Source information: Predicted 3D model of a 73-nucleotide RNA (transfer RNA) from an Acidimicrobiia bacterium. The RNAcentral record of the sequence draws on ENA. Lineage of the source: Bacteria > Bacillati > Actinomycetota > Acidimicrobiia. Rfam family: tRNA. Gene Ontology term of the family: triplet codon-amino acid adaptor activity. Model confidence (mean pLDDT): 83 of 100.
[in-house]
């Protein structure tokens, strides 16, 4: 250089044939226990990589770019 996949919560990753963006871990309180710690209960999480496009409406279509991962030259 070309090609492909991928970027979403602090991690690890679902998600939507375009209509209010999620799980598990975390982490915070509280119950529980002589005390941690485990269990329970409840709270806590986001410009969806940026920057335009189409649209009424974009995480989601579609361009350029950035980074990471893999191929072939």
């Nucleotide at each position: 250089g070309c090609c492909g996949g991928g970027u979403u919560a602090g991690c690890u990753c679902a998600g939507u044939u375009g209509g209010c963006a999620g799980a598990g871990c975390g982490c915070g309180u509280g119950u529980c226990u002589u005390g941690u710690a485990a269990a329970c209960a409840c709270g806590u999480g986001g410009u969806c990589g940026u920057c335009g496009g189409u649209u009424c409406g974009a995480u989601u279509c579609c361009g350029a770019c950035a980074c990471c991962c893999g191929g072939c030259u």